Molecule: transfer RNA
Organism: chicken gut metagenome
RNA sequence: UCUGUAACUCAGUGGAUAGAGUGCCGGCCUCCGAAGCCGUUGGUCGCGGGUUCAACUCCCGCCAGAUG
Numbered sequence: 001u002c003u004g005u006a007a008c009u010c011a012g013u014g015g016a017u018a019g020a021g022u023g024c025c026g027g028c029c030u031c032c033g034a035a036g037c038c039g040u041u042g043g044u045c046g047c048g049g050g051u052u053c054a055a056c057u058c059c060c061g062c063c064a065g066a067u068g
Stems, first nucleotide, its partner, number of pairs: 001066004007022004015053001023041001025039004046062005
């Protein structure tokens, strides 16, 4: 200095019920699987404060990781 958001990889850069892909699970298909198609499941947004009508988003501290 940068990063921390779903099991994993990431988007979301002040206002909607926080999303996508992958994965798990179920169905279709198949002799059985894989692939494909459909559906489903899944989050204290690292932790604690502050600002604001409103914070994943801005500010401060802490923790963890990466880099110099």